[in-house]
Context: one part of a larger RNA
Molecule: small-subunit ribosomal RNA, 3' major domain
Organism: uncultured bacterium
């Protein structure tokens, strides 16, 4: 000097408390563990593994299995011979990779050759999702957005270090003031940067319509006009900047006035030395080992989708704040050319037909749902949809294993969840819906988008977890 105490002082976090909603019961979806299995590829293991790698396993992917095949190889560079092919069109052929037959078909030349490009053959090598993340790089994760971690010069100690960075008040902050053998800086905190909240100016189409004309069942549909909204640019604005209080006349607190907005205005983005021999050799590079007619290539098939069973995470629900069925209002935010696809007609209905528009503020996705007015009458029900039946529709060479979606028809467990345990402090929880990447097609995850919209915090005794003094040590 650290670390560590069921030591002490003081803070601080949805950490407790105070509340709202949950999870643990059930059906289901989905990782995961175990079980099997010829494989059920491989990683990931408190927190920080378990809707995690994977933003999408029918073939492909695919790294696994049991079969068929290839051996300078699916790939790359280098020699030697041949040949003008290759590429594309028809055809045989297999379960596929190979294989074959026919047709068409290259530039340049000093004519030696030469450029490309098949094919064969020799061998230097290719190749590997083989191993080791405890040989690494680069990326990640975590403490923790927590307030810390350090140096230089001085100046104390024989030294290892102290000091500074402790005090005393303040803060979200090692944020400022004061004060002191310390003066100064560095990397972190702030803040510059992006979205929001108010507005000034400029623009005025594809967005908008107040006034003014014309016009419709009806509509910003026309003519027009820049007012408002909007759209995107430049600016403005908020700084404890004015007041009063308190404090030490200081930093700062409280209260207040103006303001859209008030004391970091809300959100992101940003992550300091370090810690975890933390994670990744399967993104990717890589050192050393290891395989080299195989631990490498190709290939249909199967499997990653098993199921006595445990654990995580989501969804649906149990019902009256609800179902049903009718009517019918109000977003944002995005996406669109192998694409989105109107209006119209078919169809009970998923969907089919056609093919106006539209690289989009113009056109389509686009129906927004909870919201607003009847019914049912508290049941295992007009609750719940689970789980089979038949018939269908769509994508796709191709839904048997194993895809999604409809329609009829079946109606299972579920009456509110033991012990535990999770989230959340304001447009938040909680509830509704919407889009998006991934993607032929498949989404209860994810990543964002708007709608409605609470409860309650007294306060830091205790529980976790962190800062910061100071005390003891069987620890280093």
């Nucleotide at each position: 000097u650290g670390a560590c105490g069921g030591g002490g002082a003081c803070c601080c976090g949805c950490a407790c408390a105070a509340g709202c909603a949950g999870u643990g019961g059930a059906g289901c979806a989905u990782g995961u563990g175990g079980u099997u299995u010829a494989a059920u590829u491989c990683g990931a293991c408190g927190c920080a593994a378990c809707g995690c790698g994977a933003a999408g396993a029918a073939c492909c992917u695919u790294a696994c299995c049991a079969g068929a095949a290839c051996u300078u190889g699916a790939c790359a560079u280098c020699c030697c011979u041949c040949u003008g092919a290759c590429c594309g069109g028809u055809c045989c052929g297999u379960a596929a990779c190979g294989g074959g037959a026919c047709c068409u078909u290259u530039c340049c030349u000093u004519c030696g050759g030469g450029a490309c490009a098949g094919a064969g053959g020799a061998g230097a090598c290719a190749g590997g999702u083989g191993g080791u993340g405890c040989a690494u790089g680069g990326u990640u994760g975590u403490c923790g957005u927590c307030a810390g971690c350090u140096c230089g010069u001085g100046u104390c100690g024989u030294g290892a270090g102290a000091u500074g960075u402790u005090g005393g008040g303040u803060u979200a902050a090692g944020u400022c003031c004061c004060g002191c053998a310390a003066c100064g800086a560095g990397c972190g905190c702030a803040a510059c940067c992006c979205c929001u909240g108010u507005u000034c100016u400029u623009a005025g189409u594809u967005g908008c319509c107040a006034g003014c004309a014309c016009g419709u069942u009806a509509a910003g549909g026309u003519g027009g006009g820049a007012a408002c909204u909007c759209u995107a640019a430049u600016g403005a604005g908020a700084c404890u900047g004015c007041c009063g209080a308190g404090g030490a006349u200081a930093a700062c607190u409280c209260g207040g006035a103006g303001g859209a907005a008030g004391g970091u205005g809300g959100g992101g983005a940003u992550g300091a030395c370090g810690u975890c021999a933390a994670a990744u050799c399967a993104u990717c590079a890589u050192g050393g080992c290891c395989c080299u007619u195989a631990u490498g290539u190709c290939u249909a098939g199967g499997g990653c989708u098993a199921c006595a069973c445990a654990c995580g995470u989501a969804c649906u629900a149990c019902a009256a704040u609800g179902g049903c069925g009718a009517u019918a209002a109000c977003a944002a935010a995005g996406a669109g050319a192998a694409g989105c696809g109107a209006u119209g007609c078919c169809g009970u209905g998923a969907g089919g037909u056609g093919g106006a528009g539209c690289a989009a503020a113009u056109c389509u996705c686009c129906a927004a749902a909870a919201a607003u007015g009847g019914u049912c009458c508290c049941a295992g029900u007009u609750c719940g949809g689970a789980u089979u039946g038949u018939a269908g529709g769509c994508u796709g060479c191709a839904a048997c294993u194993c895809g999604c979606c409809u329609a009829c028809a079946u109606g299972a467990a579920g009456u509110c969840g033991g012990a535990a345990u999770c989230g959340c402090u304001a447009g938040u929880a909680a509830u509704c819906g919407c889009a998006g990447g991934u993607c032929a097609g498949c989404a209860u995850a994810c990543u964002g988008c708007g709608g409605u919209g609470a409860a309650u915090a007294c306060g830091u005794u205790c529980c976790c977890g962190g800062g910061c003094c100071u005390u003891g040590u069987a620890c280093a």